Record summary: This is a predicted structure of a 75-nucleotide RNA (c-di-GMP-I riboswitch aptamer). The sequence was found by an Rfam model in a public genome assembly.

[in-house]
RNA sequence: AACCGAUAAAGGCAAACCUACCGCGAGGUGGAGACGCAAAGCUGCGGGUCUCAUGAAGAUCGCCAAGCUGCCGGU
Repeated sequence: AACCGAUAAAGGCAAACCUACCGCGAGGUGGAGACGCAAAGCUGCGGGUCUCAUGAAGAUCGCCAAGCUGCCGGU
């Protein structure tokens, strides 16, 4: 540096449900909570899906792809 995630350790994130607030809505943020995740870290720019007040509109990166960055271990 590349590839991989079988085992182990340290630590990390947090679906659904509930709850407060924000939003017309899809949804978002905080709390609480763990179904899962080796990028479930960041980027909505390509495809997909979804929403509304339908347009130079918006949501989703925990749908896929891509870019950038990153812990531990193995080869």